Background
Predicted 3D model of RNase P RNA and transfer RNA as a complex of 441 nucleotides.

[in-house]
RNA sequence: AGAGUCGCCCGGAUCACCGCGUUGUCGCCCAGUUAAUUCUGAGUGGCACCGAGGAAAGUCCGGACUCCACAGAGCAAGGUGGUGGGUAACGCCCACCCGGAGCAAUCCGCGGGAUCAGUGCCACAGAAAAUAAACCGCUCAUGCAAAUGAGUAAGGGUGAAACGGUGGUGUAAGAGACCACCAGCAUUUACGGCAACGUAUAUGGCUAGGUAAACCCCACUUGGAGCAAGACCAGACAGAUAGCGUUUGAGAACUGCUCGUUCGAGCUAUCGGGUAGGUCGCUUGAUUACGUAAGCAAUUACGUAACUAGAUGGAUGGUGAUCCGUUCGCAAGAACGACAGGAUCCGGCUUAUAGGGCGACUCUUCUU
RNA sequence: GGGCCGUUAGCUCAGCUGGUAGAGCAGGGGACUCUUAAUCCCAAGGUCGAAGGUUCGAGUCCUUCACGGCCCA
Numbered sequence: 001a002g003a004g005u006c007g008c009c010c011g012g013a014u015c016a017c018c019g020c021g022u023u024g025u026c027g028c029c030c031a032g033u034u035a036a037u038u039c040u041g042a043g044u045g046g047c048a049c050c051g052a053g054g055a056a057a058g059u060c061c062g063g064a065c066u067c068c069a070c071a072g073a074g075c076a077a078g079g080u081g082g083u084g085g086g087u088a089a090c091g092c093c094c095a096c097c098c099g100g101a102g103c104a105a106u107c108c109g110c111g112g113g114a115u116c117a118g119u120g121c122c123a124c125a126g127a128a129a130a131u132a133a134a135c136c137g138c139u140c141a142u143g144c145a146a147a148u149g150a151g152u153a154a155g156g157g158u159g160a161a162a163c164g165g166u167g168g169u170g171u172a173a174g175a176g177a178c179c180a181c182c183a184g185c186a187u188u189u190a191c192g193g194c195a196a197c198g199u200a201u202a203u204g205g206c207u208a209g210g211u212a213a214a215c216c217c218c219a220c221u222u223g224g225a226g227c228a229a230g231a232c233c234a235g236a237c238a239g240a241u242a243g244c245g246u247u248u249g250a251g252a253a254c255u256g257c258u259c260g261u262u263c264g265a266g267c268u269a270u271c272g273g274g275u276a277g278g279u280c281g282c283u284u285g286a287u288u289a290c291g292u293a294a295g296c297a298a299u300u301a302c303g304u305a306a307c308u309a310g311a312u313g314g315a316u317g318g319u320g321a322u323c324c325g326u327u328c329g330c331a332a333g334a335a336c337g338a339c340a341g342g343a344u345c346c347g348g349c350u351u352a353u354a355g356g357g358c359g360a361c362u363c364u365u366c367u368u
Numbered sequence: 369g370g371g372c373c374g375u376u377a378g379c380u381c382a383g384c385u386g387g388u389a390g391a392g393c394a395g396g397g398g399a400c401u402c403u404u405a406a407u408c409c410c411a412a413g414g415u416c417g418a419a420g421g422u423u424c425g426a427g428u429c430c431u432u433c434a435c436g437g438c439c440c441a
Base pairs, nucleotide, nucleotide: 001364002363003362004361005360006359007358008357009356010355012323013322014321015320016319017318018317020051021050023048024047025046026045027044028043030041031040032039053339057350058349060348061347062346063345064344065226066225067224068223072259073258074257075256077222078221079220080219081218082096083095084094085093086092097111098109099108100107101106112217113216118215119214120211121210122209135156136155137152138151139150140149141148142147164182165181166180167179168178169177183207185204186203187202189200190199191198192197230280231279232278233277239271240270241269242268243267244266251263252262253261287306288305289304290303291302292301293300294299324337325336326335327334328333369440370439371438372437373436374435375434378393379392380391381390387424396410397409398408399407417433418432419431420430421429
């Protein structure tokens, strides 16, 4: 200098004017109320503070919180899947192991079990697709021959995949039938590691195909609903018909089923009638920033400081000026500034994102 | 907030346990007819919504997205 890999951060700034929302405060005005501008509420004007994000999004996981009798037993159904750790918890994160890709930095993996549970599937081609098999070839026997019978998985061809590979012994021809070496599998022992696993050694039968993101088996795990949860206040109304049921128990908690426990006099359907208002829940929290310590890291502990939206026909916008960045232009200047917006709150994942910055590392080439 | 389904030829739909993607209608060419319709014959037309993975092999299985639709509170 070129090519590449990974991690983190920013994602416009300041001022003026007008406008919007919550809260506080000072008035004005209205309604109710009171002994009283005494209290409460609605509206409105001034002032002060604050006012979206890294993803607020998708709603894919996990929790907090709330209610259902604080959660029973069995079956079913779903989820997860190397090992260790982190965490409130997770299907998330970190470290390591194994397998694969890459020269490398590094990246990817739903990564338990397919001989010690069982079943299924492997199109076409091919003789044969999983414990059985002879198409060509080879060998032997019979036969003049054609052919027939027997043996044979070394050789041929097919396929994604063919029942270990090479060399020798052996044989009628062959074959782990036997031997040497190699690959692989299972088991034993030793060492290292918390473990997954790795390294070495010995033994075994000589060989075991793939697929579990097919059924399934194993281990662990999951109670149901959701802020329209739920609590309170105020207000409105009208019942009729049919079916089931009242201790021989409808229905509900409670869910897919069964059992069990508890509540239990109403429940269900159709038609008709009424309401569609307010308050709380609501934002101080597994919070944020900085520092120190522990740890390889994820993360944790301690200390100090900070308070940072709470709407409900749903606020956060518009205009102007200066600056910043990019592009165009000789210049003056002009254009553009991504993706996108809370709705109970957090931890993750995934997806969208103009442009810019910082750091670490790898390979190649050149120069010293 | 919770749950479910669909996307395949121009249109409407099949394709179940993975193995060369089909049907009807429409459009094109031909035959029949004096001509048109109907009828008959022929061929063409597909990245199976997108990307990644599992597998020898994916429309089908798994994951993440995109678009469209439905139900409940």
Record summary: It holds a member of the Rfam family "Bacterial RNase P class A". Rfam describes the family as follows. Ribonuclease P (RNase P) is a ubiquitous endoribonuclease, found in archaea, bacteria and eukarya as well as chloroplasts and mitochondria.